[in-house]
């Protein structure tokens, strides 16, 4: 130099002017009945991603009273380790693909039962059709050796298939074995306000005793029985309601919600995923019609054009964009850097 | 944002223990008619949305990915 492997990384940059959401402080004015919000102004700060996507899987979090067994129902598989947790990661065995560097595997179990295996083929687990030789019988010729027939046992090959008698081949077929999992899900949910018929049919259950107090309408306590309560049963706990279809009002406000398995740095541990310890740091954004944009200078790239050139002139800068938060996989991506390794060919 | 659900011929839909992809209309050609329509024959078709894996074999099974529909406020 070519062609190729496997990893990290950034994905336009600086600076000015407008323009927007959002946060603090200072102060002022309005809105609403209210819970509450909003507006201008001065000032300070701040504003998308690597994937924010698909929402495929794992959790934090909230509510279902919910703790143990069992069944269903779903999930995962080699072995051992990481993690909050996983179907994710790393580390190795096997097997496959590659000349290598590497790369790919859903990789238990058909010695527990059932089921499938088109067409080809005798035959798809139920068996025996060609070939060729070999033993046992019986029959036939023949002095003999042996030869020709038939049954019958096994043996070896063709050939057909993806598999051929072999404990066939298939479990991303049913099962079976180990492990793992209780459902919805911020439109969760909690708190405020308004407003309605705190209404109506239909089912299903329970109003039993005993004490005490009453305004005699019940109100507390305690025993009991039992629908119902996180798919079903048991136990165990609560327990007077539940469930089903129609009607009706509202179309509000906060809060959850921005400090978190966090980020950066450095030491030490470990083959590695990863752990640990110390500093440091809030720079990692928050709507609720939903903000995060536009121009203008210069600078880089990249297409076109023009020019002998230097250079100028015009376009354009992938993918895509936050909405309760994270760990993850998968996809989509113009262009570039770093750093490791392989295989070839030249050269010294 | 969140939870379901279907992509098969131009159109509407079928397609089950995995084993040649069918229907109905529509197209087009023939016959019939003076000509149209109906009737009647017969014929044309498809990347089973797309990539990948499992099987000998996939429309079916399984992942991953595209497109499209639907539902989902609170009192309660």
């Nucleotide at each position: 130099c070519g062609a190729g492997a496997a990893g990290g990384c950034c994905g336009g940059a600086u600076g000015g002017c407008c323009g927007c959401g959002c946060g603090c402080c200072g102060g002022c004015g309005g809105g609403g009945c209210g819970a509450c919000c909003c507006g201008g102004c001065g000032g300070c700060g701040u504003g998308a991603g690597g994937a924010a996507a698909g929402u495929c899987c794992g959790a934090g979090c909230u509510c279902c009273a919910c703790a143990g067994c069992g069944c269903a129902g779903g999930g995962c598989a080699g072995c051992g380790g990481g993690u909050a947790a996983u179907g994710c990661c790393c580390g190795u065995c096997c097997g496959c693909c590659g000349c290598g560097a590497g790369g790919c595997g859903a990789g238990g179990a058909c010695c527990a039962g059932u089921g499938c295996c088109a067409c080809a083929g005798u035959g798809a687990c139920g068996a025996u059709g060609c070939c060729g030789g070999g033993c046992c019988u019986c029959g036939g010729c023949g002095a003999g050796a042996g030869c020709c027939g038939a049954g019958g046992u096994g043996c070896g090959g063709a050939g057909u298939g993806a598999a051929a008698c072999g404990c066939g081949g298939c479990a991303a077929a049913c099962u079976c074995u180990g492990c793992c999992c209780g459902g919805a899900g911020c439109a969760a949910g909690g708190c405020c306000g308004a407003a309605u018929a705190g209404g109506a049919g239909g089912g299903c259950g329970u109003c039993g005793c005993c004490c005490g107090g009453u305004u005699c309408g019940c109100c507390g306590g305690g025993c009991a029985c039992c629908a119902g309560g996180a798919g079903c049963g048991c136990u165990g706990c609560c327990g007077a309601g539940c469930c089903c279809u129609c009607g009706g009002g509202u179309u509000g406000g906060c809060c959850g919600c921005a400090c978190g398995a966090g980020c950066c740095g450095u030491c030490g541990g470990g083959c590695g995923a990863c752990c640990g310890g110390c500093g440091g740091c809030c720079u990692c954004a928050g709507a609720c019609g939903g903000a995060u944009g536009g121009c203008c200078a210069u600078c880089g790239c990249c297409g076109c054009g023009a020019g002998c050139g230097a250079u100028c002139g015009c376009g354009g800068c992938a993918c895509a964009g936050a909405a309760c938060u994270c760990g993850g996989c998968u996809u989509a991506c113009a262009g570039g850097c770093c750093c490791u390794c392989u295989c070839g060919c030249u050269g010294g | 944002g969140c939870g379901g659900g279907a992509g098969u011929a131009a159109c509407u839909c079928a397609g089950u223990u995995g084993g040649c992809a069918g229907a109905g209309u529509g197209u087009c050609u023939g016959c019939u008619u003076c000509c149209c329509a109906a009737g009647c024959a017969g014929a044309a078709u498809g990347u089973c949305g797309c990539g990948g894996g499992u099987u000998c074999g996939a429309g079916u099974c399984c992942c991953g990915u595209c497109u499209c529909c639907c539902g989902c406020u609170c009192c309660a």
Molecule: RNase P RNA; transfer RNA
Organism: Candidatus Limnocylindrales bacterium